[in-house]
Predicted 3D model of a 137-nucleotide RNA (Guanidine-I riboswitch aptamer) from Microtetraspora sp. NBRC 13810. The organism belongs to Microtetraspora, within Bacteria. The coordinates come from a structure-prediction model, not an experiment, and the mean pLDDT is 79. It matches the Rfam family "Guanidine-I riboswitch aptamer". From the family's description: This family represents a conserved RNA structure found upstream of the ykkC and yxkD genes in Bacillus subtilis and related genes in other bacteria. Its family is annotated with regulation of gene expression in the Gene Ontology. It was read from a public genome assembly, where an Rfam model found it.

This record gives sequence, structure tokens and C1' cells, in this order.
RNA sequence: GUGAGGCGCACCUAGGGUUCCGCCGCCAGCUUGGCCGUACGGCGUCCGGCGCGACGCCGUACGGCCCUGGCGGGUCUGGUCCGAGAGGUGCAGGCGGCCGCGAGGCCGUUCCACGGCGGGACAAAAGCCCGGGAGGC
Repeated sequence: GUGAGGCGCACCUAGGGUUCCGCCGCCAGCUUGGCCGUACGGCGUCCGGCGCGACGCCGUACGGCCCUGGCGGGUCUGGUCCGAGAGGUGCAGGCGGCCGCGAGGCCGUUCCACGGCGGGACAAAAGCCCGGGAGGC
């Protein structure tokens, strides 16, 4: 100087967003969405009391809660989801030694690691992928 190896898989975490669930906000519910409350109106019943009376039913309006649907919100903790070369654990693999006729088994070892811009995927983003790349030491 050149080439090769420094790897693969699974689970998880830091991290990440928002397809779905949940949560929050707004809107709609007509021919009948449900329940409750308040007000008004109608009808009925009641009263040693006849009232701006009480109770019941029906209707209308408004409000609250729930239900259904739509829209918005991740500057919503979360479930689902994505997720590390330079995070964790495990398995497999490599190398060395020993044992075993063999298949294989046991032990040891498997270091280090600064890093964009930009681009790509999925609903989307990222410490994902391009990428132990460019560059730097």
C1' cells in the first nucleotide's frame, strides 16, 4: 500500500413519531339517539286551604351527562407501531486449547469505535436504512 474479517438473529432500552385504540377540544344527531334537570304551555287528578298550589302525563325551549358520527390536537402520560455499528441481554457463528473413533462436548477469547449535510421507507418520525459511508483523528 492492497484485500479480507470486525458479522447474523431474537428480545429489550434510550430515542421516535401518530395508522389504529385511548385521551382532550369543537361540531352534528333530521323521520325519534338515551337519561336527568330547569322554565313555559296543554291535559288529567287532588284539596274544611282553590293557590303564580301539589302530583302525574304530553309537548316546546335551554342546560348537563352518556351514546353514535365527523373534524382538529402528539406542545396528550399511555397501549399498538418503528427502534440503535459506535446502548443492554441472550442465541448462533469465528478463532485457540482440551476431551471424544465419530457425531459432538467443555473451557477461553471475539478488542476498539469522533462523525455530518443530504436522501429513503412505512401513517409518520427517529440514535431506523443509505452508513463502521463522506469527512476527521